[in-house]
RNA sequence: AGCUCGUUCAAUGUAGCCGCUGGCCUAAAAAAUGGCGAGAGGAAAGUCCGGGCAGCACAGGAUACGAUAGUUGCUAACGGCAACCGCGUGUAAGCGUAGGAAAAGUGCCACAGAAACUAAACCGCCCCUGUUUCGGCAGGAGUAAGGGUGAAAAGAGUGAGGUAAGAGCUCACAGAUUCCGCUGGUGACAGCGGGGUGGGGUAAACUCUAUCGGCUGCAAGGAGACCUAGAUACCGUGAUCCGCGGAUGGUCGUUCACCGCUUGACUUCGUGAGCAAUCGCGAAGCUAGAUAGAUGGCUACAGCUCUGCUUGCAGAGUACAGAACCCGGCUUACUAGAGCGAGCGCCUC
Numbered sequence: 001a002g003c004u005c006g007u008u009c010a011a012u013g014u015a016g017c018c019g020c021u022g023g024c025c026u027a028a029a030a031a032a033u034g035g036c037g038a039g040a041g042g043a044a045a046g047u048c049c050g051g052g053c054a055g056c057a058c059a060g061g062a063u064a065c066g067a068u069a070g071u072u073g074c075u076a077a078c079g080g081c082a083a084c085c086g087c088g089u090g091u092a093a094g095c096g097u098a099g100g101a102a103a104a105g106u107g108c109c110a111c112a113g114a115a116a117c118u119a120a121a122c123c124g125c126c127c128c129u130g131u132u133u134c135g136g137c138a139g140g141a142g143u144a145a146g147g148g149u150g151a152a153a154a155g156a157g158u159g160a161g162g163u164a165a166g167a168g169c170u171c172a173c174a175g176a177u178u179c180c181g182c183u184g185g186u187g188a189c190a191g192c193g194g195g196g197u198g199g200g201g202u203a204a205a206c207u208c209u210a211u212c213g214g215c216u217g218c219a220a221g222g223a224g225a226c227c228u229a230g231a232u233a234c235c236g237u238g239a240u241c242c243g244c245g246g247a248u249g250g251u252c253g254u255u256c257a258c259c260g261c262u263u264g265a266c267u268u269c270g271u272g273a274g275c276a277a278u279c280g281c282g283a284a285g286c287u288a289g290a291u292a293g294a295u296g297g298c299u300a301c302a303g304c305u306c307u308g309c310u311u312g313c314a315g316a317g318u319a320c321a322g323a324a325c326c327c328g329g330c331u332u333a334c335u336a337g338a339g340c341g342a343g344c345g346c347c348u349c
Base pairs, nucleotide, nucleotide: 002344003343004342005341006340007339008338009337010335012302013301014300015299016298017297018296020039021038023036024035025034041320045331046330048329049328050327051326052325053217054216055215056214060242061241062240063239065213066212067211068210069209070084071083072082073081074080085099086097087096088095089094100208101207105206106205107202108201109200117155122147123146124143125142127140128139129138130137131136157173158172159171160170161169176197177196178195179194180193181192182191183190184189221259222258224252225251226250227249234246235245236244266285267284268283269282270281271280272279273278303318304317305316306315307314308313309312
């Protein structure tokens, strides 16, 4: 210097002017003016998964239904994350992986092919019978070694024996699978030794096994307004049944006004434990809260990219997108770039 892999950061900047939202100065309460400081994201998005919170037993039993599926750990929880194991792939760094059970049962295996799972004889091989123009032809029986079809052909390769020809039919070695034992590991699993076996595939087919899941979502719910004494009824309960509760009740209203509403599994810094995910301790901090939805517009200068030529000027551009109860993930969208680490082959010294 080239090609490649992983990971992190950033998301144009500064100043001025005019606006918008909410806070404080602001008081017993309310308002105006003025002043001060604050005001979108890494995905705020999709609403896919999990949790908090709220209502109904702070949700109990059964069935149904759904989700997940290597191991160990992390976590509030997860279908997420970390590390590791197996398999696949790459020269490598790495990357991918719905990765339980097919010997409980049922189903399915298109096309092609003789036959797709109670095997089967199309070509071939071999034997018998008949016939023959001696090249063969016809019929019957055997064979699964060879050919052909197919994603897959009965499911263990090589050699020897065996046979009319063949075949795990028999034997030896190698390999597969399963069981047992030993060693290492928390474990998935790995290595070694011994015995058995010859069982097609498919569970992102039904199914079985294990684990988990009550339902509804801030338009929750409260506050508010109205109603009222029926209780083996009716309602709550949004899959069904049981159970439980009911004046702490029922009905109404999403949209304006109040609470919920933003102090939280929060942020930053330091430090300790751990390979890591993550966790502990200490210090400091407060960082949108609107309600049809504020977070915007203009000007100047600077940065970056592209184009043009007069070579230092002009013009154009500067992503994806945008809070709506909150949080942890996943997925998707997207950009001029920058940093760090690793692999491979080459050049020079």
A computed fold for a 349-nucleotide RNA, annotated as Bacterial RNase P class A. Its Rfam family is "Bacterial RNase P class A". Rfam links the family to the GO terms tRNA processing, dimeric ribonuclease P complex and ribonuclease P activity. By type it is a ribozyme. Rfam's curators write: Ribonuclease P (RNase P) is a ubiquitous endoribonuclease, found in archaea, bacteria and eukarya as well as chloroplasts and mitochondria. Its mean pLDDT, the model's own confidence on a scale to 100, is 75.